[in-house]
Model confidence (mean pLDDT): 85 of 100. Predicted 3D model of a 517-nucleotide part of an RNA (large-subunit ribosomal RNA, domain I) from Candidatus Stammera capleta.

Context: one part of a larger RNA
RNA sequence: CGUAUAUGGUGGAUGCCUUGGCAAUCAGAGGCGAUGAAGGACGUGCUAAUCUGCGAAAAGUGUCGAUAAGUUGAUAAGAAACUAUAUUAGUCGGCAAUUUCCGAAUGGGGUAACCUAAUACAAGUAAUUUUGUAUUAUCAUUAAUUGAAUAUAUAGAUUAAUGAAGCGAACCAGGAGAACUGAAACAUCUAAGUAUCCUGAGGAAAAGAAAUCAAUUGAGAUUCUCUUAGUAGUGGCGAGCGAAAAGAGAUUAGCUAGAAGUAUUUAAUUAAAUAAUUAUAUUAAUAGAAUAAUUUGGAAAAAUUAACGAUACAAGGUGAUAGUCCUGUAUAUGAAAAUAUUUUUAUUUAUUUACUUUAUUAAGUAGGGCGAGACACGUGAAAUCUUGUUUGAAGAUAGGGGGACCAUCCUCUAAAGCUAAAUACUACUGAUUGACCGAUAGUGAACUAGUACCGUGAGGGAAAGGUGAAAAGAACCCCGGUUAGGGGAGUGAAAUAGAACCUGAAACCGUAUACGU
Numbered sequence: 001c002g003u004a005u006a007u008g009g010u011g012g013a014u015g016c017c018u019u020g021g022c023a024a025u026c027a028g029a030g031g032c033g034a035u036g037a038a039g040g041a042c043g044u045g046c047u048a049a050u051c052u053g054c055g056a057a058a059a060g061u062g063u064c065g066a067u068a069a070g071u072u073g074a075u076a077a078g079a080a081a082c083u084a085u086a087u088u089a090g091u092c093g094g095c096a097a098u099u100u101c102c103g104a105a106u107g108g109g110g111u112a113a114c115c116u117a118a119u120a121c122a123a124g125u126a127a128u129u130u131u132g133u134a135u136u137a138u139c140a141u142u143a144a145u146u147g148a149a150u151a152u153a154u155a156g157a158u159u160a161a162u163g164a165a166g167c168g169a170a171c172c173a174g175g176a177g178a179a180c181u182g183a184a185a186c187a188u189c190u191a192a193g194u195a196u197c198c199u200g201a202g203g204a205a206a207a208g209a210a211a212u213c214a215a216u217u218g219a220g221a222u223u224c225u226c227u228u229a230g231u232a233g234u235g236g237c238g239a240g241c242g243a244a245a246a247g248a249g250a251u252u253a254g255c256u257a258g259a260a261g262u263a264u265u266u267a268a269u270u271a272a273a274u275a276a277u278u279a280u281a282u283u284a285a286u287a288g289a290a291u292a293a294u295u296u297g298g299a300a301a302a303a304u305u306a307a308c309g310a311u312a313c314a315a316g317g318u319g320a321u322a323g324u325c326c327u328g329u330a331u332a333u334g335a336a337a338a339u340a341u342u343u344u345u346a347u348u349u350a351u352u353u354a355c356u357u358u359a360u361u362a363a364g365u366a367g368g369g370c371g372a373g374a375c376a377c378g379u380g381a382a383a384u385c386u387u388g389u390u391u392g393a394a395g396a397u398a399g400g401g402g403g404a405c406c407a408u409c410c411u412c413u414a415a416a417g418c419u420a421a422a423u424a425c426u427a428c429u430g431a432u433u434g435a436c437c438g439a440u441a442g443u444g445a446a447c448u449a450g451u452a453c454c455g456u457g458a459g460g461g462a463a464a465g466g467u468g469a470a471a472a473g474a475a476c477c478c479c480g481g482u483u484a485g486g487g488g489a490g491u492g493a494a495a496u497a498g499a500a501c502c503u504g505a506a507a508c509c510g511u512a513u514a515c516g517u
Stems, first nucleotide, its partner, number of pairs: 001516009015502001016466002020437002022434007029426002031167002039102003042055003046078001049075003061096007070082003107116003117136007138164009171202001172200005182189001186236001212219002223250004233241002254418003258358006268352001270350007279341005285333003291306005307324002309313001315327003367391008377403001398413005453460002473501001476488004
């Protein structure tokens, strides 16, 4: 040095576990904000720090309910206290109160959490300084008072009331709008009206009651789904793009706007507010069945024997695997208060019902020319829709459409407006599920995680889980530097479970023995 066996170190794979994730389903909710939000800074405890809660009334205050024998959030023990059957322990819920400073931030300023005013009132002082509270931004609308050049006026100024602003995940509508890419190059085309930017709204939005389709029969607002169909078409007829009618479903809802008269005669319609009332749900909760022994073991829920409950054998916990030990579960019950929806009634405000007659029927509009865009449709034979420019009708004896155009026929009535449901989405709340993950996985994050750290900044962005049933976390003794570390002793079922702690693979490094050289 090699091989073999044994035994260690190092290391943290593997197995098992799950506090955390991921993806869904059902239901709720779909907003918060000048009554100061979202998000923060700084405080706040018997407290030095971090997290959580809260705000100078500061891990909290009041009140009304529920529960209650224990309690003073976590790391985290200790100290010092509170309370025990209820007319203030604590906990849970409803409603209130408080809520520093920054932040739309709004008295002015500003390098966010700071600086600094005016006015009024109050407190205080011998007096001044001082302190406290409230108000004071801008814009829009409305109203009022004033008011120039300039006579009437207007501009402007001032005041009051009301509103707006900012934040938020996706969904929605409108405006603006790429390129990579594909076409095996590339220019029309594609990607795509996508990404991205801007504006605006709602719990949905948008659309919507035919100047629609159809085809000689008819249908009857819109939206969404299936089918029609990768069809008809379109297309350097390349790559590709790609309908509609009809049919079947989901859901259904229709209306408003001139004048006059009649009818009804305080009714009736619709909407809102207020008050009462009905019911349901939500926001705390309450009751809730049924088992013993023996054996093994550190421990019984295991095994054996013998029982019982079940509208409850969902699930979790308990020293191994528990229907009958605990929390629960099925089932039944429950609200002082608040909220949502809802039944009925009353009051108030606004509005108008039915019928008849009569009138009206949206003009720089429809359409045309030129140029674009949208339609599945790239200018094409290109209808239809929108319109930058330029033109420009008719008036129901009229007009639009039926894919160039013309006629016939059919069908509808533009240039005003409103409208629930079926549909889309999930930052958020509750319940439930998984041939989803199980710590290099699953969120970046199971842990002080958007933390540490990096970057001037926009931004980038980790690693890191497991003693044991219970700390019973090793009193005492010894070596040592009043170390580190170890040896005894003790605890424990186990300490090769000793905190660098479950299991503890391999690489790698030793020790002992045997053999070989």
Its Rfam family is "Bacterial large subunit ribosomal RNA". RNAcentral holds the full RNA, with entries from SILVA.